[in-house]
Molecule: transfer RNA
Organism: Myxococcota bacterium
RNA sequence: GCCGAUAUAGCUCAGCUGGUAGAGCAGCUCACUCGUAAUGAGCAGGUCGUCGGUUCAAGUCCGACUAUCGGCUCCA
Numbered sequence: 001g002c003c004g005a006u007a008u009a010g011c012u013c014a015g016c017u018g019g020u021a022g023a024g025c026a027g028c029u030c031a032c033u034c035g036u037a038a039u040g041a042g043c044a045g046g047u048c049g050u051c052g053g054u055u056c057a058a059g060u061c062c063g064a065c066u067a068u069c070g071g072c073u074c075c076a
Stems, first nucleotide, its partner, number of pairs: 001072007010025004019056001027043005049065005
């Protein structure tokens, strides 16, 4: 330098054929309990990597860039 994959909640990850962003764990509240890290109920938590484009509408499609991981090539 080239190619590919990945980037979504604090963490690990889903998200179909473009149409109101989800789960588990963690956190908070309440209940239960002699007590608890257990059990049950509930709550909160998101510029969807960045910047543009297409569209009535983009996490999803297109382009560029950034970061991480992997592969390939060249030079010395």